[in-house]
Context: one part of a larger RNA
RNA sequence: UGACGGGGACCCGCACAAGCAGUGGAGCGCCUGGUUUAAUUCGAUGGUCAGCGAAGAACCUCACCUAGGCUUGAACUGUAGCUGCACACUCCCAGAAACGGGAGAAUCCUUCGAGGGUGCUACAGAGGUGCUGCAUGGCUGUCGUCAGCUCGUGUCGUGAGAUGUAGGGUUAAGUCCCACAACGAGCGCAACCCCUAUUCAGUGUUAUAAUUACUCUGAAGACUGCCCUGUCCAAACGGGGAGGAAGGAGGGGACGACGUCCAGUCAUCAUGUCCCUUAUGUCUAGGGCUACACAGACGCUACAAUGGCCGGUACAAUGGGUUGCCAAACCGCGAGGUGGAGCCAAUCCCAUCAAAGCCGGUCCCAGUUCGGAUUGCAGUCUGCAACUCGACUGCAUGAAGUUGGAAUUGCUAGUAAUCGCGCAUCCGCACGUCGCGGUGAUACGUUCUCGGGUCUUGUACA
Numbered sequence: 001u002g003a004c005g006g007g008g009a010c011c012c013g014c015a016c017a018a019g020c021a022g023u024g025g026a027g028c029g030c031c032u033g034g035u036u037u038a039a040u041u042c043g044a045u046g047g048u049c050a051g052c053g054a055a056g057a058a059c060c061u062c063a064c065c066u067a068g069g070c071u072u073g074a075a076c077u078g079u080a081g082c083u084g085c086a087c088a089c090u091c092c093c094a095g096a097a098a099c100g101g102g103a104g105a106a107u108c109c110u111u112c113g114a115g116g117g118u119g120c121u122a123c124a125g126a127g128g129u130g131c132u133g134c135a136u137g138g139c140u141g142u143c144g145u146c147a148g149c150u151c152g153u154g155u156c157g158u159g160a161g162a163u164g165u166a167g168g169g170u171u172a173a174g175u176c177c178c179a180c181a182a183c184g185a186g187c188g189c190a191a192c193c194c195c196u197a198u199u200c201a202g203u204g205u206u207a208u209a210a211u212u213a214c215u216c217u218g219a220a221g222a223c224u225g226c227c228c229u230g231u232c233c234a235a236a237c238g239g240g241g242a243g244g245a246a247g248g249a250g251g252g253g254a255c256g257a258c259g260u261c262c263a264g265u266c267a268u269c270a271u272g273u274c275c276c277u278u279a280u281g282u283c284u285a286g287g288g289c290u291a292c293a294c295a296g297a298c299g300c301u302a303c304a305a306u307g308g309c310c311g312g313u314a315c316a317a318u319g320g321g322u323u324g325c326c327a328a329a330c331c332g333c334g335a336g337g338u339g340g341a342g343c344c345a346a347u348c349c350c351a352u353c354a355a356a357g358c359c360g361g362u363c364c365c366a367g368u369u370c371g372g373a374u375u376g377c378a379g380u381c382u383g384c385a386a387c388u389c390g391a392c393u394g395c396a397u398g399a400a401g402u403u404g405g406a407a408u409u410g411c412u413a414g415u416a417a418u419c420g421c422g423c424a425u426c427c428g429c430a431c432g433u434c435g436c437g438g439u440g441a442u443a444c445g446u447u448c449u450c451g452g453g454u455c456u457u458g459u460a461c462a
Stems, first nucleotide, its partner, number of pairs: 001462002003459003007456007015446002019411005026301004031296003034292002042053002064287007076125007084118002089104005108116002127276002130274001132272001136270002138265003141261001143259001148187006154163003167178003193253004198220005204214001223247001226241005303404001307363007319350003324343002329338003370401001375396007417439006
């Protein structure tokens, strides 16, 4: 100087408290461990792994296994040689296909230099999701959006170092003020950027009955500016008020200092070294990644009456659409089918866009008109192809489950909870992810637990 303390002081944080809704018990989904397997590819694995890489494993993907093939190779560059003019394509045989064998048809461009293109052969490269993230770049997580981390000159100290950065106030903040052997400066904080709440002006297609709503562009507006008040004089700041759509950072996002964890990633990519080269490369078929005594993480659906079912009825926003979104009408109980209008979209469609809500009826506390797992049969759709292994529909079946032990999670406002809707990925497949709006609560403290910051103290630790 740090680090640590079951030392002290002060401060902060959904850290606790006060609450709300959960998880832990059930069924299912998904991930992981373990086990099994020919293979169940690989990685992540305290916090900081476990609906994680994966914004979507039937084939492909694919890296794994079994089997069958190829060896200048599936893709690419160059050199030399050869042969033809194309390579492709069609048909036949065997085959699971790849590959192989055979037949057919057809046959390049040109400045005419044998040049280009293409095929074959030989060679040099190739290729590798093979190893090492403890050789690396890049990117990322975490402490932590915590308020810290440093430098120049000066001063002090033999020195390591200190000071500045400690103190008194204050702040979300090393934020600002005062004071001070310090005076300044840098990276962080804040601001500058984006969205949103108000008004005004312009704009008006495809929007509106309309001066409005709405779209786009620009501007204004908030600064403790004004008033009162508190603190040791004062300042910074705090409390209250006016005006205002908004008040003291208005709300949200992007943005992550010096560094820590030899953190993660050689399987996004790039890359050093090492390794394979008739195979650790590559093509194909089938299987596997979907297994199942069990254990863990995260979710969905419930256990019901603030509810289930039936009928009627109201109100959104974000988005997406040409290999696409698909209207009306008709068929089907339904998934869906027929159909074909419109739309490259503020025009048309998804989608009259919603659901919870409201009105009426029924059920009467039961393993039920709760709950929907599981299973049988019959179907629909996508797709070469749904057996392993897709989603959905109808009929039948109707399991566990009556609010969950110890323990434990999230959340302070348009938040939690609850309700539906949309996009990406995608032929198809969403209880996940990312967004959108509807309804809409409880608490207003710092004694304690945990974590963090500053000062101080002890130390046999570095």

Small-subunit ribosomal RNA, 3' major domain from an uncultured organism, 462 nucleotides, folded computationally. RNAcentral holds the full RNA, with entries from ENA and SILVA. Its mean pLDDT, the model's own confidence on a scale to 100, is 80. Its Rfam family is "Bacterial small subunit ribosomal RNA".